Molecule: RNase P RNA; transfer RNA
Organism: Alphaproteobacteria bacterium
RNA sequence: CCAGAGAGUCGGGUGACCGCAGGCGUCAAGCUUGAGGAAAGUCCGGGCUCCACGGAAACACGGUGCCGGAUAACGUCCGGCGCGCCUUCUUGGUUUCAAGGGGGUGCAGGGAAAGUGCCGCAGAAAACAUACCGCCUUCUUCGGCCAAAAGCCGGGAGGGCAAGGGUGAAAAGGCGAGGUAAGAGCUCACCGCCGGACUGGCAACAGGACGGGCAGGGAAAACCCCACCGGGAGCAAGGCCAAAUAGGGAAGGCAUGUCUUCAAUGACAGAACCGUUUCCGGUUCCGCCUUCCGGGUCGGCUGCUAGAGGUGCGCGGCGACGCGCAUCGCAGAUGAAUGGUCACCCCCUUGCAAAAGGGACAGAACCCGGCUUACAGACUCUCUGGUUCC
RNA sequence: GCGGGUGUAGCUCAGCUGGUUAGAGCGCCUGCCUGUCACGCAGGAGGCCGAGGGUUCAAGUCCCUUCACUCGCG
Numbered sequence: 001c002c003a004g005a006g007a008g009u010c011g012g013g014u015g016a017c018c019g020c021a022g023g024c025g026u027c028a029a030g031c032u033u034g035a036g037g038a039a040a041g042u043c044c045g046g047g048c049u050c051c052a053c054g055g056a057a058a059c060a061c062g063g064u065g066c067c068g069g070a071u072a073a074c075g076u077c078c079g080g081c082g083c084g085c086c087u088u089c090u091u092g093g094u095u096u097c098a099a100g101g102g103g104g105u106g107c108a109g110g111g112a113a114a115g116u117g118c119c120g121c122a123g124a125a126a127a128c129a130u131a132c133c134g135c136c137u138u139c140u141u142c143g144g145c146c147a148a149a150a151g152c153c154g155g156g157a158g159g160g161c162a163a164g165g166g167u168g169a170a171a172a173g174g175c176g177a178g179g180u181a182a183g184a185g186c187u188c189a190c191c192g193c194c195g196g197a198c199u200g201g202c203a204a205c206a207g208g209a210c211g212g213g214c215a216g217g218g219a220a221a222a223c224c225c226c227a228c229c230g231g232g233a234g235c236a237a238g239g240c241c242a243a244a245u246a247g248g249g250a251a252g253g254c255a256u257g258u259c260u261u262c263a264a265u266g267a268c269a270g271a272a273c274c275g276u277u278u279c280c281g282g283u284u285c286c287g288c289c290u291u292c293c294g295g296g297u298c299g300g301c302u303g304c305u306a307g308a309g310g311u312g313c314g315c316g317g318c319g320a321c322g323c324g325c326a327u328c329g330c331a332g333a334u335g336a337a338u339g340g341u342c343a344c345c346c347c348c349u350u351g352c353a354a355a356a357g358g359g360a361c362a363g364a365a366c367c368c369g370g371c372u373u374a375c376a377g378a379c380u381c382u383c384u385g386g387u388u389c390c
Numbered sequence: 391g392c393g394g395g396u397g398u399a400g401c402u403c404a405g406c407u408g409g410u411u412a413g414a415g416c417g418c419c420u421g422c423c424u425g426u427c428a429c430g431c432a433g434g435a436g437g438c439c440g441a442g443g444g445u446u447c448a449a450g451u452c453c454c455u456u457c458a459c460u461c462g463c464g
Stems, first nucleotide, its partner, number of pairs: 001386010012345007020034005036361001040372002043370005048234004061230005066080005081109001082107011110225002115223002118218002132165002134161007142154004173191002176188003192214001193212003198207003238302004248293007256269004270285006309328008346359005391463007400416004409447001418434005440456005
């Protein structure tokens, strides 16, 4: 210098003119404010509001899952631990490989020694291990090598073994030596594994005297077990004001019925029908006008943005973050504002130049902390590889 | 705002509790049949299961993220 990967920051700037929305205005002139890192997806967690609930526990369902910390809380973040992958170095080693160190990177990372189920095909066997080829061995009235014995080879019956072959993603510690009829942790060295007093650490965990020939394959993003968390709904939550029409209630008037009267003159009373009549019971009807009351609907107001707030400095902490001081005022529409034009500058492309074209993803709707996704281009840092020079 | 479902061949759908090479009907192509077409018969092609990642020996199926379509409540 080039290429790639990862992390972080920014996301065109200034001015003029014309508009739009909110606020302040003597509602005049005017002044002032006006999208984002994701405003998005709605995947988590909270605030706020209403509903439910005497307390606690259990069960069911859903979620989370190494340890410690941060936080209002989280499945988020920070630090650490463990495991894996890539790369590099060192040591041992013929190849292969093993152990240790450095750098980068990833992890949904409790429990498979509580139980149930699963591991297709292949393979002898896939989890109570097992034996196809094979290795070794006993018997043999069988066959061959010879005429016979012994021996060898083969067959048959029985026994031992798991070294080698083969299958598979995975084969019941690895490798070497001893040992053996052949073999085998059968024995031993090294490595691995299990238990582990003790030591260090808040813990996860690390180291580990000593003991054990080795048991306990994988998978819980299968059921499940353990620990912890979770009451439900959502600003269309919720609160206030409140129209027309219809319906409800109250008062007054009219109508209605009975009796009475010359007469709606006066009085009384819900009325009519059925059960024979009174009482009593049942069924049906219970009108019109005026005024008032109360509820919900349409609609309006509120909730509404000063909040786990931004910026700067100092202090504490490895860090996430916390504390203190100073300073700032920074959208609140409702169908919907947040824009357009011009000039200069910035970046990219084309071009000798003049100049022309382009500058992403996308836009609040109760608020906040995260995650995820989209994103032209620019800058910074780290790592890896290549090239050139010293 | 809240809560469900679907995505597999050109079209409509299966695919169970992960297992070998993902099937069916219609459609398409080729051949036969026919004077020709249709019908019929025989054969064949066509899929990386919406996209990306993970778990697993193994993923259409399980898990996460994401995209598109669609339904319900008020």